[in-house]
Context: one part of a larger RNA
This record gives sequence, C1' cells and structure tokens, in this order.
RNA sequence: AGACGGGGGCCCGCACAAGCGGUGGAGCAUGUGGCUUAAUUCGAGGCAACGCGAAGAACCUUACCUGGGUUUGACAUAUAACUGAGCGUCUUAGAGAUAAGAUUUUCUUUCGAGACAGUUAUACAGGUGCUGCAUGGCUGUCGUCAGCUCGUCCGUGAGGUGUUCGGUUAAGUCCGGCAACGAGCGCAACCCACAUCGUUAGUUGCUACCAAGUAAUGUUGGGCACUCUAGCGAGACUGCCUGUGCUAAGCAGGAGGAAGGCGUGGAUGACGUCAAGUCCGUAUGGCCCUUACAUCCAGGGCUUCACACGUGCUACAAUGGGUGCUACAGAAGGACGCUAACCUGCGAGGGUACACAAAUCCCGAAAAGCAUCCCCAGUUCGGAUUGGAGUCUGCAACUCGACUCCAUGAAGUCGGAAUCGCUAGUAAAGGCGUAUCAGCUACGACGCCUUGAAUACGUUCCCGGGCCUUGUACA
Repeated sequence: AGACGGGGGCCCGCACAAGCGGUGGAGCAUGUGGCUUAAUUCGAGGCAACGCGAAGAACCUUACCUGGGUUUGACAUAUAACUGAGCGUCUUAGAGAUAAGAUUUUCUUUCGAGACAGUUAUACAGGUGCUGCAUGGCUGUCGUCAGCUCGUCCGUGAGGUGUUCGGUUAAGUCCGGCAACGAGCGCAACCCACAUCGUUAGUUGCUACCAAGUAAUGUUGGGCACUCUAGCGAGACUGCCUGUGCUAAGCAGGAGGAAGGCGUGGAUGACGUCAAGUCCGUAUGGCCCUUACAUCCAGGGCUUCACACGUGCUACAAUGGGUGCUACAGAAGGACGCUAACCUGCGAGGGUACACAAAUCCCGAAAAGCAUCCCCAGUUCGGAUUGGAGUCUGCAACUCGACUCCAUGAAGUCGGAAUCGCUAGUAAAGGCGUAUCAGCUACGACGCCUUGAAUACGUUCCCGGGCCUUGUACA
C1' cells in the first nucleotide's frame, strides 16, 4: 500500500421493509443431469451453465452410429505427359453414392498451340481432430458502480500528496478550504426516439367549407384549414420570485409552462477482476490423422425414459365458463408473396380470382361493452391422455410434423421448507406482429399496442456496492 473482520462512522441500490403478482404442489412444453443406447454429436456449470450456442434436428442441416463406396480426393492453385472430349439426356444394375453402355460431339487459330474437360504423376488439398492454460478478435461479469491514473512536487525506497477535510450531488457533480498546481480515461453533455408549438411541403394522407353522386362510404371535382406524414427550427437554463445556506455550490416552495430541476426511454460500459467463455462462427501458433481423424451415399440417432433440477405455458374457476350481438389499436410484413370478393366444406381447408413491388391493395385484434344460461359441483371448471375420421406442407410425416372434427374426459379445489420479479403508463391482465422457415415441436426470442393498479413509515436487520478510519499472526 492492499485484502479481510459476526470493528466503527457516513452513503447508495426493488437490498430489506410496505404492497401487487408469481415459482416451489398438478398436467404439459422446453433445457440440463442421470440412466439407457450401435449412436443417443459437441460445447456452456454459483451469481455470470440449464426456452443457453440453436432467428426453426422428418431427409438436408449433422459434426454421432451402422452399412456400402472413393483415394490428388466433395473444394483451391501450379507443373509435366497423354487424350478430345466433357456436361447433359436415355437404358441396365443398385438402397443410393456410383458403375457399364448408348447418344451428343465445342470455341479461337498464324495450324505451333490455346481455352475447356478428362486420365496419369508430383507438389498438395482436407480435418466441427487436441490444446481458449500458446493466441487474435468478440463476449459475459463486478457495473452505468464512481471510480482509475499521469506530469511537476515530497520520500534512499516501498510509497505519499493531489483523490484527504467541511458542505453538496445521481455522479472524483459542483463549491469552499488545503503542499499542492494542472491534466487524462471515466461522469455529464454532444447522438436517437417520445411529449408541445411554429414553419416548409400536400400525395398514396386529411375533409372544416362549396358542389356532384350513392343503398352506403372522402366515393368524385375543388380545398390543405384540421388530423397526419417528414424535413427544418423554437422550447427547459434553477432562467424568474420567496425562503434557506457561508454573500458559495446547492436545497425547499412558488409562478409561468406541453414539459421543472437528470422531462421519460434508448444507445453509450473507465483502469482492471474472474488463466471467466468461445480453436464447433471466422482467423491463428504448436501437436496429431493422411487408402483416414479426409470425403460421398442410404438408413438410423441428436426426439430413448424407473428418476432429479431449472425455465415456461395451461389451470384449479362466478372479478368465472358457454352462447348471441356489438365496438376500439399500434408496430411490422408482402411477388417462389400478402391475398380481397364470391362459391364450397361443421372445420382445418379447397376452388376461382380482383387489387397491390404498396401512407394507394392485402393481412384479424382480444380482453372491454350489451343480453342471456350455468348456481359452487371435480361441475356447462380444467383440459392431459387415448380411439376414430380428415386437412396442409413436402421426393417422403413409421421412427419423428403442425392443424381440424367426432368421441374420451386424467391430475388439479391455490400449493411445505424455501424462493423470484416489479416504484407508473410500471406491475398485472389482454391480444397483435416479425425473424428463422417448404412445413413445424413457438407455450421460446424480439417488438407492438389495449385495459391499467397497490405501496414505500423508514434504513435496525439480510444481500451487493462506494468513501473515510481502525485491528490483523493474511499475501
């Protein structure tokens, strides 16, 4: 000088408390361990592995297993020699990869050859083989915590000072003081979105006003006021007032204002820690394989199932379930596409087909509301499981897809010890969209809107963190 303390002081954080909703019990989904297996590919392991890599395992993917093949190779470059074809198509054999046969016979040309393709040979290719404790790069975490340092200065040196102290702040934020004076990386601001207004521009958007037209609709002609769209500006700065404070920084209240003291949300992650994670994204040193640890193909496996754990979904009901009627979004996406309208089927769907490369056309909100039934029951709750019949995608749904209809109708009556999230348009509840994608195991992930709370006395305690100080037999 650090680290640690069931030492002290000060302070912060959904850390506790106050509340709301969950998990732990049930069924199912999904990941993991274990077991099993020819194989159940590999990685990730307290927080910070376990709906994680995987934004899509029927084949492919695929790295695993079994079997059948190939050996300059599935892929790249180069040289030499030889050939003139080769690809494609057809036939036969085969599970296929392939093999044999038939067919087809190129372009430039100075006639040397070249392009292209094949065969042979040699250099080499290839490896999701090992080492993340040889590495780059990227990422997680402490933590969006307020810290981490440097120059001059002091000390033989380890090191100190500044950075401590008194206030203050979300903040090493700012003020005052001071053997310090300055500076850098962080903080904040500059960036993006949202909330108000102005201005510019009015089509695909809008419709107050004028007119036309319809069963009805901005449907049509004017129009750009309003809404909106998308560019540029304004606006918030403790600027103003009162009090307080040291005449400071600031703090409390108020005015005005769409917004008030960081307006709200995002992006942004200092020096470093964990030999943290990744050689299976890619790159890369070393080691290893080279008729195999490379590569092609068929089938299987990654989907097993006495069990255990994590993360979720659906419920256990009346603030509910069923039936009928009836409203109101936002953000996305659309040509190998989104698909209107019509016909058809109980339905998943099918048929036909308009418009739209889209502010123009397409894609549905649901909880809510109104009316009615149910009357507290394992039920008109709950929907697992199973039987049957179908639809769609796709060479192909047996292992192993999703969805529909009929029937079946399991556990479950609010969950032990324990444990998680959340402070406002938040929690909770409700639906909608997108990526991946032929289809889908999505109840996942990432977004979007609709309805919309309760509580915070406070900092004694639990957890994590910051600053000062103290003890130490720790390094």